Predicted 3D model of an 82-nucleotide RNA (c-di-GMP-I riboswitch aptamer) from Ureibacillus sinduriensis BLB-1 = JCM 15800. It matches the Rfam family "c-di-GMP-I riboswitch aptamer". Its Rfam clan is "c-di-GMP_I riboswitch clan". The RNAcentral record of the sequence draws on Rfam and Ribocentre. Model confidence (mean pLDDT): 86 of 100. The organism belongs to Ureibacillus sinduriensis, within Bacteria.
[in-house]
Order: sequence, then structure tokens, then C1' cells
RNA sequence: AUUUGAAAAAGGCAAAUCUAUUGAAAGAUAGAGACGCAAAGUUACAGAUCUAAGGGUUAACUAUGAUGGCUGGGCUACCAAA
Repeated sequence: AUUUGAAAAAGGCAAAUCUAUUGAAAGAUAGAGACGCAAAGUUACAGAUCUAAGGGUUAACUAUGAUGGCUGGGCUACCAAA
């Protein structure tokens, strides 16, 4: 440097749910909590999904709002083995 994650060690993250705050909503943040995760670190670039305040003619529809713990891509990284 490359590939891999069977075993091991050190550590890391934290689903559902509950409480508080926030938001039109989807969601987000903090605390408690652990279902899981070897990129569950980061990035809305491509696809996908959620919401629909505003727009629209009641409706349909619609992202400029979200999801990185949905998939792919980009960037970066711990330990071990080969």
C1' cells in the first nucleotide's frame, strides 16, 4: 500500500419505546434506553421513501421540507489477519 472481517483486544455508534424542547407535518435535538451496526463516520450526487405548510379549483398533484440506521456513488478512518 492492497484485499478481507473467521477468531481476539481496546474502544465507538445507538432502533423501538418513554420524557422534555422544537416543527404545519414528516422529522430534528437533549436525557433515559439497547434492536442492531466494521464505516450505523461524513456527503442529498443518482435512485428510492416520508411529509404537504405554501401553491393548486374541494380534490388530484407538487419540495424549496425531511430520511445517510433504504440502495448505489464520492471523501475519510480504528483494530486484526493475509